[in-house]
Molecule: SAM riboswitch aptamer (S box leader)
Organism: Indibacter alkaliphilus LW1
RNA sequence: GAUUUAUAAAGAAGAGGUGAGAGAACAGGCUCCAAGACCCUCUGGCAACCAUCCCGACACAUCAGGAAAGGUGCCAAUACCUGCCCUAAGUGGGAACUAUAAAUU
Numbered sequence: 001g002a003u004u005u006a007u008a009a010a011g012a013a014g015a016g017g018u019g020a021g022a023g024a025a026c027a028g029g030c031u032c033c034a035a036g037a038c039c040c041u042c043u044g045g046c047a048a049c050c051a052u053c054c055c056g057a058c059a060c061a062u063c064a065g066g067a068a069a070g071g072u073g074c075c076a077a078u079a080c081c082u083g084c085c086c087u088a089a090g091u092g093g094g095a096a097c098u099a100u101a102a103a104u105u
Base pairs, nucleotide, nucleotide: 001105002104003103004102005101006100007099008098013043014042015041016040017039021032022031023030026083027082028081029080044075045074046073049071050070052067053066054065056063057062084094085093086092
């Protein structure tokens, strides 16, 4: 990098560095930003996908709940919103794309 499956309306910031754009890509909106954004580092935190541990159910497979110091991930706004299809027209449903995890390759 590719494939498959799952999830994406919840949650979680301080310091230092840097210095101009940033919010994945394209278009249109909207928002953040020299009162320093984005990004990087450190510290802290959130969450519970994997692993681990605890408790319960179960014949097994497995399932529900909890912990969390391991592996990741994440810490403005729903994945910021819309775009394609359906539609009873809705603050509706689905798809695609993207991100993350796990497995395989």